[in-house]
RNA sequence: UUCUUAUCGAGAGAGACGGAGGGAUAGGCCCAAAGAAGUCUCAGCAACCAGCCAGCUUGGCAUGGUGCUAAUUCCAAGGGUGAACACCGCCUUGAAGAUGAGAA
Numbered sequence: 001u002u003c004u005u006a007u008c009g010a011g012a013g014a015g016a017c018g019g020a021g022g023g024a025u026a027g028g029c030c031c032a033a034a035g036a037a038g039u040c041u042c043a044g045c046a047a048c049c050a051g052c053c054a055g056c057u058u059g060g061c062a063u064g065g066u067g068c069u070a071a072u073u074c075c076a077a078g079g080g081u082g083a084a085c086a087c088c089g090c091c092u093u094g095a096a097g098a099u100g101a102g103a104a
Base pairs, nucleotide, nucleotide: 001104002103003102004101005100006099007098008097013042014041015040016039017038021031022030023029027075028074043069044068045067046066048065049064050063051061052060053059054058073096077093078092079091080090081089082088
C1' cells in the first nucleotide's frame, strides 16, 4: 500500500513551543489571534488485540499493543414513511472515510 472483517448517536484536557488555518471529500454549517494545523510533556477516555480473574461464551480488570480526547463519521447518496408540496422528523440500504484485527 492492497484485500477481508468488526465497530463508528456514548466517553475523555491541561501546559509549553508554534504561529493561520482546521473540521478527509463539491457545498453547507461550525471551530479558530480569548490562538488553527503541527511537535513535546503529563493526564484522561475506550476495551479492538494480547494478558489476567471469574466463567462457558458472557462479565470484569486495565498490565502491554493500539486508538482517541468539538459538534452522529457535524450534515451532506438512494429507498420507505409522517407531513398538502417543500423544509423538517423517523426507519433502512449504500458509497467513501476513521479505528482495530488478520492476510498478501
This is a predicted structure of a 104-nucleotide RNA (SAM riboswitch aptamer (S box leader)) from Sporosarcina newyorkensis. Its Rfam family is "SAM riboswitch aptamer (S box leader)". Rfam links the family to the GO term regulation of gene expression. Rfam describes the family as follows. The SAM riboswitch is found upstream of a number of genes which code for proteins involved in methionine or cysteine biosynthesis in Gram-positive bacteria. NCBI's taxonomy places the organism under Bacteria, Bacillota, Caryophanales, Caryophanaceae, Sporosarcina.